[in-house]
Context: one part of a larger RNA
RNA sequence: GAUUGAACGCUGGCGGCAGGCUUAACACAUGCAAGUCGAGCGGAAACGAUGGAGCUUGCUCCAGGCGUCGAGCGGCGGACGGGUGAGUAACGCGUAGGAAUCUGCCCAGUAGAGGGGGAUAGCCCGGGGAAACCCGGAUUAAUACCGCAUACGCCCUAAGGGGGAAAGCAGGGGAUCUUCGGACCUUGCGCUAUUGGAUGAGCCUGCGUUGGAUUAGCUAGUUGGUGGGGUAAAGGCCUACCAAGGCGACGAUCCAUAGCUGGUCUGAGAGGAUGAUCAGCCACACUGGCACUGAAACACGGGCCAGACUCCUACGGGAGGCAGCAGUGAGGAAUAUUGCACAAUGGGCGCAAGCCUGAUGCAGCCAUGCCGCGUGUGUGAAGAAGGCCUUAGGGUUGUAAAGCACUUUCAGUAGGGAGGAAUAGGAUUGGGUUAAUAACCUAGUUUAAUGACGUUACCUACAGAAGAAGUACCGGCUAACUCCGUGCCAGCAGCCGCGGUAAUACGGAGGGUACAAACGUUAAUC
Numbered sequence: 001g002a003u004u005g006a007a008c009g010c011u012g013g014c015g016g017c018a019g020g021c022u023u024a025a026c027a028c029a030u031g032c033a034a035g036u037c038g039a040g041c042g043g044a045a046a047c048g049a050u051g052g053a054g055c056u057u058g059c060u061c062c063a064g065g066c067g068u069c070g071a072g073c074g075g076c077g078g079a080c081g082g083g084u085g086a087g088u089a090a091c092g093c094g095u096a097g098g099a100a101u102c103u104g105c106c107c108a109g110u111a112g113a114g115g116g117g118g119a120u121a122g123c124c125c126g127g128g129g130a131a132a133c134c135c136g137g138a139u140u141a142a143u144a145c146c147g148c149a150u151a152c153g154c155c156c157u158a159a160g161g162g163g164g165a166a167a168g169c170a171g172g173g174g175a176u177c178u179u180c181g182g183a184c185c186u187u188g189c190g191c192u193a194u195u196g197g198a199u200g201a202g203c204c205u206g207c208g209u210u211g212g213a214u215u216a217g218c219u220a221g222u223u224g225g226u227g228g229g230g231u232a233a234a235g236g237c238c239u240a241c242c243a244a245g246g247c248g249a250c251g252a253u254c255c256a257u258a259g260c261u262g263g264u265c266u267g268a269g270a271g272g273a274u275g276a277u278c279a280g281c282c283a284c285a286c287u288g289g290c291a292c293u294g295a296a297a298c299a300c301g302g303g304c305c306a307g308a309c310u311c312c313u314a315c316g317g318g319a320g321g322c323a324g325c326a327g328u329g330a331g332g333a334a335u336a337u338u339g340c341a342c343a344a345u346g347g348g349c350g351c352a353a354g355c356c357u358g359a360u361g362c363a364g365c366c367a368u369g370c371c372g373c374g375u376g377u378g379u380g381a382a383g384a385a386g387g388c389c390u391u392a393g394g395g396u397u398g399u400a401a402a403g404c405a406c407u408u409u410c411a412g413u414a415g416g417g418a419g420g421a422a423u424a425g426g427a428u429u430g431g432g433u434u435a436a437u438a439a440c441c442u443a444g445u446u447u448a449a450u451g452a453c454g455u456u457a458c459c460u461a462c463a464g465a466a467g468a469a470g471u472a473c474c475g476g477c478u479a480a481c482u483c484c485g486u487g488c489c490a491g492c493a494g495c496c497g498c499g500g501u502a503a504u505a506c507g508g509a510g511g512g513u514a515c516a517a518a519c520g521u522u523a524a525u526c
Base pairs, nucleotide, nucleotide: 001526002525003524004523006522007521008520009519013373014372015371016370017369018368019366020365021331026329027328028327030326031325032324035076036075037074040073041072043069044068047067048066050063051062052061053060054059055058083284084283085282092209093208094207095206096205097204098203101201102200106197107196108195109194110193111192112191114148116146117145124137125136126135127134128133154163155162156161168189169188170187171186172185173184176183177182210256211255212254217247218246219245222244223243224242225241226240227239228238229237259281260280261279262278263274264273265272266271286307287306288305289304290303309320310319311318312317337363339362340361341360345359346357347356348355349354376406377405378404379403386397387396388395389394410467412462413461414460415459416458420453425447426446427445428444429443430442431441432440470515471514472513473512474511475496476495477494481510482509483508484507485506491498492497
């Protein structure tokens, strides 16, 4: 000099853009943060409409027939998104490669979707318990579950053979049949098997990746082989047996420290330091362990066990996990609102309408940082008054003020007012599909809801210089000097050093210098 997620002191007008627990991975009150689908299913707790009944005239009852929908079964999603950096010196990360793998949803292709069965939740009845919840009986549905059939391709194979699948739902409809429910046809969404792709993920290897030798030896599943097991997959990954190997001064082992990277800061560079925000990867979710489900987890807001802690209890037994967003206590020099909205972007579910979304978009707080703007402009010498100094003449503050003439940014008041909104839906024309002019899909034209921010940005008008300057320093380094007070005291100080009676170095004042909504100090890095 530059820099900072800074803090402290003093001061503080406005705006834009960013950033905001670096400490206790300490403990957490409260609310919210992951749901959705009735176009899978049996149904009807609530609300509403409609119809009917009763009357007490505004209530009750009935009707799942309707809009819908609590709880339940089922599907998909809760493995993403969001947080944190405790652990980890490691194939964890970075980079370059590799072969023995899986991949829901998505895209493309091929083949299929036939015929049956038994349950179970819910509901109902009964029982136990303070509760959490649990037990028994009866009954019921499915895109839940299980056989059978079929098998192009698929899997296993000793190559003979063997094995294995599925589910329907919704819209529309001219004949035909009909038990008047439908069958049937067709379209869309789903379903099964398999091939390829895309995406994502798992695994292996070379090289790189902090300090300590006052850590020199370490290692029995240890190193390799064979058989077996296991995994989606190679492999001591596991196991039995066999061999005795493997690593190490090119630093093994041990100890300490630490998430890694793109980057960031500094520097002419080489380098040094660092890893907040943003992005990629990893790890973790009260502590330790374990598996289940699933395409994927050994799963933050799933499960089980153990532990510590907190809470409820009828003492028998139960409940919980903010390193999600806010917020509280504690710790600390120190770090914000228990806000608004799904309007946009994105995500989950759904045919869709839509619902959910503390992701996200915004707003609030904080000079925490960077950037921009303002706090007036011109004129004005009697060089006013006052202050300070003085050699008492004057000098200086100082064109500074006042006065005169203007301007009105920003803030204030009032009015106007974009863009962020793309479309969804409706109407219509063409194309595709089809038996079909229906339905559905798709392209165009036209119309057209939807804004949290928001009193938006921006523009116009109004009034009036009106509301808006401080901080540090002035001995040298280092730009800027005098007076008074003090008297080695009180104090200053980054270094040198000042102060013991004229202190440009302490304290005050006047004056000056520097920077400026900041200025200094401290800490830290280059």
Molecule: small-subunit ribosomal RNA, 5' domain
Organism: uncultured prokaryote